[in-house]
Context: one part of a larger RNA
Molecule: large-subunit ribosomal RNA, domain II
Organism: seawater metagenome
RNA sequence: GCCUACGAGUUACUCCUCACUAGCAAGAUUAAGAGAUUAAGUCUCGGAGUCGAAGCGAAAGCGAGUGUUAAAAGCGCGUUUAGUUAGUGGGGGUAGACGCGAAACCCGGUGAUCUACCCAUGGGCAGGUUGAAGCUUCGGUAAUACGAAGUGGAGGACCGAACCGCCAGACGUUGAAAAGUCUUCGGAUGACCUGUGGGUAGGGGUGAAAGGCUAAUCAAACCGGGAGAUAGCUCGUACUCUCCGAAAUGCAUUUAGGUGCAGCCUCGGAUUUAGUGUCAUAGAGGUAGAGCUACUGAUUGGGCUAGGGGGCUUCACCGCCUACCAAACCCUGACAAACUCCGAAUACUAUGACAUAUACCCGGGAGUGAGGGCAUGGGUGCUAAGGUCCAUGUCCGAGAGGGGAACAACCCAGACCAUCAGCUAAGGUCCCCAAAUAUUAGCUAAGUUGUUUAAACGUGGUGUGAUUGCUUUGACAGCUAGGAUGUUGGCUUGGAAGCAGCCAUUCAUUUAACGAGUGCGUAACAGCUCACUAGUCGAGCGAUCAUGCGUGGAUAAUACACGGGCAUAAGUUAAUUACCGAAGCUAUGGAUUUAUGGUAGGAGAGCAUUGUAACAGCUUUGAAGCUGUGCCGUAAGGCGCGGUGGAGCGGUUACAAAAGAAAAUGUAGGC
Numbered sequence: 001g002c003c004u005a006c007g008a009g010u011u012a013c014u015c016c017u018c019a020c021u022a023g024c025a026a027g028a029u030u031a032a033g034a035g036a037u038u039a040a041g042u043c044u045c046g047g048a049g050u051c052g053a054a055g056c057g058a059a060a061g062c063g064a065g066u067g068u069u070a071a072a073a074g075c076g077c078g079u080u081u082a083g084u085u086a087g088u089g090g091g092g093g094u095a096g097a098c099g100c101g102a103a104a105c106c107c108g109g110u111g112a113u114c115u116a117c118c119c120a121u122g123g124g125c126a127g128g129u130u131g132a133a134g135c136u137u138c139g140g141u142a143a144u145a146c147g148a149a150g151u152g153g154a155g156g157a158c159c160g161a162a163c164c165g166c167c168a169g170a171c172g173u174u175g176a177a178a179a180g181u182c183u184u185c186g187g188a189u190g191a192c193c194u195g196u197g198g199g200u201a202g203g204g205g206u207g208a209a210a211g212g213c214u215a216a217u218c219a220a221a222c223c224g225g226g227a228g229a230u231a232g233c234u235c236g237u238a239c240u241c242u243c244c245g246a247a248a249u250g251c252a253u254u255u256a257g258g259u260g261c262a263g264c265c266u267c268g269g270a271u272u273u274a275g276u277g278u279c280a281u282a283g284a285g286g287u288a289g290a291g292c293u294a295c296u297g298a299u300u301g302g303g304c305u306a307g308g309g310g311g312c313u314u315c316a317c318c319g320c321c322u323a324c325c326a327a328a329c330c331c332u333g334a335c336a337a338a339c340u341c342c343g344a345a346u347a348c349u350a351u352g353a354c355a356u357a358u359a360c361c362c363g364g365g366a367g368u369g370a371g372g373g374c375a376u377g378g379g380u381g382c383u384a385a386g387g388u389c390c391a392u393g394u395c396c397g398a399g400a401g402g403g404g405a406a407c408a409a410c411c412c413a414g415a416c417c418a419u420c421a422g423c424u425a426a427g428g429u430c431c432c433c434a435a436a437u438a439u440u441a442g443c444u445a446a447g448u449u450g451u452u453u454a455a456a457c458g459u460g461g462u463g464u465g466a467u468u469g470c471u472u473u474g475a476c477a478g479c480u481a482g483g484a485u486g487u488u489g490g491c492u493u494g495g496a497a498g499c500a501g502c503c504a505u506u507c508a509u510u511u512a513a514c515g516a517g518u519g520c521g522u523a524a525c526a527g528c529u530c531a532c533u534a535g536u537c538g539a540g541c542g543a544u545c546a547u548g549c550g551u552g553g554a555u556a557a558u559a560c561a562c563g564g565g566c567a568u569a570a571g572u573u574a575a576u577u578a579c580c581g582a583a584g585c586u587a588u589g590g591a592u593u594u595a596u597g598g599u600a601g602g603a604g605a606g607c608a609u610u611g612u613a614a615c616a617g618c619u620u621u622g623a624a625g626c627u628g629u630g631c632c633g634u635a636a637g638g639c640g641c642g643g644u645g646g647a648g649c650g651g652u653u654a655c656a657a658a659a660g661a662a663a664a665u666g667u668a669g670g671c
Stems, first nucleotide, its partner, number of pairs: 001671006011095003015092010027051003033045005055062002065077004098236002101233001105226006116200009125190001127159003130155001134151006163187003168183004202218001204214003239606006249262005263368002265365005271359001275356009289342001290340002296336002301331003305326001307325002309322004371396010401412003416590004421586003427580003430564002436577001438576006457552003461549010478536005484509003489503003515530001519528002591596002607660001609657007617649002625644008
């Protein structure tokens, strides 16, 4: 992992409540017990008791009323009848109460053969080294002291086996081993190691102390019991079909993943048009917008002008100036969720008409009380988030089908069943891939685009429109030639001559034209060039604005970004006609409750299993079971036939349940 078997809403109750069924009914009913009788059992007594027929008040008490109160007022609770007994079912209560699951708590015992410490009694430590005290002799001293040599054999001494340990590494890691092996390493006469016997016991022991150890178990051992502890938590909870069908909200909560009440669902009853939509009419309102010399506040520029600052003047007062700050006022511009002189659309209320088919109430049963995306109006945040919090709508949730490459909620569209029939939606029609290589007129040259996103700013890429200027008296571009004189204008300057800078009636002359000079250049000149003019050429050439499609801007981590491809399109703009395309619509047939998607959930109808009773049956001429196959039913399922098997088993009706498995890291067995 698979297979087989087992495996979860049960049972009890003199309990409560509701529905249905039956009996009797202002009543209903017996319990224990007794009697009769039987195959089981049933029948008859038994009125104790219970519920109901009257309530209100704390009570005395009064009573269709009563309590409050001074009250005949008001108000609260009642009154204008239907109950009761039994059965079945839904729900609740008390019990383990749908099943499995803690960590823990308490009680009583069992453990120190492991290990910790202690007690008693035994045992063990190769070999080698060092050489304390003391003592002896000699030297030495007045005597000691002291020195030397020897002797001696101390030590939690040294090296190192046994023994005890375990510093490091490797291996081992479903091991040879539930802690080891190898190499290396520490202690090795000691606070040493060890045998045997004994002692200390669970909030207790023991601990050179690590919360260590206390039998592979220790921040409280193990075994049994209380015990089916409790678990607002997780998981699991078994056949079919039909009808309806949610919620993820409000308030409260030692409450936030729980629960109560309400909301929303379902079933029954009752009321009988209340509900909903559209239109019309009548209302209340202060949002969007707008506005502000209409308030409150904020505010641009200017004017005017109190006050203040600065400067001048003055001994002081007065006074003057001000590109400074600035109230009020005037002009101008403009802002506001907590501003409003104004002010919609919607929404809301009421009435009427029309359409539609709900709506409220009472009672039984729930589930939900983690929601999410999108669009719109907002708060918050960064006008960030697949963010967060509200509101309105919608969808997903609980919704299949078609489109969007794929893709809960985006677009289209709501699946009763069948059909090798038709029409359409969104979206598409070259091929993958069903349908136009359709038609007309343009645009784009960037593979832009067809695809996922892009700005400010730039763009003599190209299309279109508008306005305007020059032009055969010759434009625009090119080429040839000229581009001069007063003068090196004046000033400044070391220099300044068109060209560092300053000044300006920047003027005048000669001219076809020629600036007191457009740029380059020189130290300054020089030189080159431009404006301007003539010639040549021979027909269009400029400027501005608006707009279409492009283009640069354009940077992300392996490669690619519709698959092929497409350049007069299979891109794009405008228009047109066909076609394809869904579980939509239609057609035909069928089912049922006449309109049939559906999670939680409510309601209804059934199938199968085991047993009991009654009735009627089958079976060695082959029961059950197993297996193959055919048929029937909308499904759970049912029936027939063949094989196997070898002794019991169906049918109908009713009743009763140990009554249906794919899941619980389910339990047991097998493979």